The part of an RNA shown here (large-subunit ribosomal RNA, domain VI) has 266 nucleotides and comes from Planctomycetales bacterium 4572_13. The RNAcentral record of the full RNA draws on ENA and SILVA. Its Rfam family is "Bacterial large subunit ribosomal RNA". Gene Ontology terms of the family: structural constituent of ribosome and ribosome. Taxonomically the source falls in Planctomycetales (Bacteria, Pseudomonadati, Planctomycetota, Planctomycetia).
[in-house]
Context: one part of a larger RNA
């Protein structure tokens, strides 16, 4: 921009793209078959294995915004007790996220035209013969059928609801001009379950949107200080403490201030 009035919301699927996989066991049965040897068609049932989808409950991985330990140095005047640099200094452990090697699916099962091949009736050819007329089976393969996008499918689809047809002026009586109201949108701000940017999505005081502070969980391991034994390193008690990010629920203290736009068509 367009889809002949403007808007939300919910869909319809024309057409596109993915998918479609495969082995072993058990069992029908050592049955049918065969002289054995060997060994089924069909039905039923379980595991796998590659591919793929989502997810993070469980194993675990990173997790340089958490905890802890620790070497060297240097600084806070010093002890303590802290912070800097050293690949995060090294080193253990670890929350949200993301994520395999984790976990849970999925490729079922129906239809419909067919191939090649088997039929039924049947003639040309009194016989035959699936084929010429007609009529049936019949594939991992083609149309569906499952999944995803999808009315710029300009052929521009469909349902629901929401909005209104006002006032002044001037008119060549077709209209115009200004102001107002008006369903919704937008800019602009707090932002993530989104995200290169955009967009999308939650939300703007009628408010939990983000920080913040409370509560919790989680995770790390038993803080500082004090006091006691000890000659001291040390240890032990207050202590399962002190600290805890990205999690979970609350709570208006801070920060979401402010503004345009917007059909009036028959």
């Nucleotide at each position: 921009c367009g889809c002949a009035g403007g808007a939300a919301u919910u869909u319809u699927g024309a057409g596109a793209g993915g998918a479609u996989g495969u082995u072993u066991c058990c069992u029908u049965a050592g049955u049918a078959c065969g002289a054995g040897a060997g060994g089924a068609u069909u039905g039923g049932g379980a595991a796998g294995c590659a591919c793929u989808g989502a997810c993070c409950u469980c194993u675990g991985g990173u997790g340089u915004a958490c905890c802890g330990g620790u070497u060297g140095u240097c600084g806070c005047g010093c002890u303590a007790g802290c912070g800097g640099c050293a690949c995060c200094g090294c080193c253990g452990g670890g929350u949200a996220g993301c994520u395999a090697a984790g976990u849970c699916g999925g490729g079922a099962a129906a239809g419909g035209a067919u191939a090649a091949c088997c039929g039924c009736u049947g003639a040309a050819a009194g016989c035959a013969u699936c084929u010429a007329a007609g009529c049936g089976g019949g594939a991992a393969g083609c149309c569906c059928a499952c999944c995803u996008c999808a009315a710029g499918a300009u052929g521009a689809g469909a349902a629901u609801u929401c909005c209104a047809u006002g006032g002044a002026c001037c008119u060549u009586c077709g209209g115009g001009u200004c102001c107002g109201a008006g369903a919704g949108a937008a800019c602009c701000c707090a932002g993530a379950a989104a995200g290169a940017c955009u967009a999308u999505c939650u939300g703007g005081u009628u408010g939990a949107u983000a920080g913040g502070c409370c509560g919790g969980g989680u995770g790390u391991g038993u803080a500082a200080g004090u006091g006691a034994c000890g000659a001291a390193a040390u240890u032990c008690a207050u202590u399962a403490a002190g600290c805890u990010a990205a999690c979970c629920g609350g709570u208006a203290c801070u920060a979401a201030u402010g503004u345009u736009c917007g059909a009036u068509u028959a």